[in-house]
Molecule: Glycine riboswitch aptamer
Organism: Aggregatilineales bacterium
């Protein structure tokens, strides 16, 4: 110097959805109410695979077995839920992408 993984309160890009109603003033903040969004975070599960089975079928002299069903386990996401968060501009510790830095590993 190269690659991979992890990470940073560093730089750049980055969507969606009511400037909703009421209290209480223009807004913001706070409280209550009714909608909506999915891209912080969080929850859920498909196939494959593994195990069990006193069920069906097949195979076998016997044993081991094969396959289907049922039960359980492992198991993803940008899918899904909408707990949390968000819902004009601004802002964003906004998934993800690029760059830079750090750590670990590899040839």
């Nucleotide at each position: 110097g190269c690659g991979a993984u992890c990470u940073g309160u560093c730089g750049g890009g980055g969507a969606g959805a009511g400037a909703c109603c009421u209290c209480c003033c223009u807004a913001a903040c706070g409280a209550g109410g009714c909608g909506c969004c999915g891209a912080a975070g969080g929850g859920g599960c498909a196939a494959c695979c593994c195990g069990g089975u006193u069920g069906a079928c097949c195979g076998u002299g016997c044993u081991u077995g094969g396959c289907c069903g049922c039960c359980g386990g492992u198991g993803a996401a940008a899918c899904u839920c909408u707990c949390a968060g968000g819902u004009a501009u601004c802002c964003g510790a906004g998934a993800c992408c690029c760059g830079c830095g750090g750590a670990u590993c590899g040839a």